[in-house]
Molecule: SAM riboswitch aptamer (S box leader)
Organism: Dehalococcoidia bacterium
RNA sequence: ACCUUAUCCAGAGAGGCAGAGGGAACGACCCUGAGAAGCCGGGCAACCGGUCGGGGUCAUGGCAGAUGUCCAUGACACGACACGGUGCUAAUUUCGGCCCCGAAGGUUCGGGGAAAGAUGAGGG
Repeated sequence: ACCUUAUCCAGAGAGGCAGAGGGAACGACCCUGAGAAGCCGGGCAACCGGUCGGGGUCAUGGCAGAUGUCCAUGACACGACACGGUGCUAAUUUCGGCCCCGAAGGUUCGGGGAAAGAUGAGGG
């Protein structure tokens, strides 16, 4: 490269450097010298790891003794932190393209699902 899987209508700057582009591709439609990309810093979230918490379920062991109580350990779920690993920080993944349904009627509107894409985790 590629494969699997979860999520994608929430959230996040009146900062510094920089200097023309950017929104994946295509078509639209947008953002941008009242300053794009990029970098720094700030921020958001909480996917993975970590730490902590109380009680819940289950398992094992112990005390005890009968189908109940107590204790310890572990697993799972839940919550908190945001320490480590990523990510994100205009517009729903900006909208659309393919399929199905509905409304109106020759081009639109609404709903659902794919495809594609993004990010995490696992594999490779």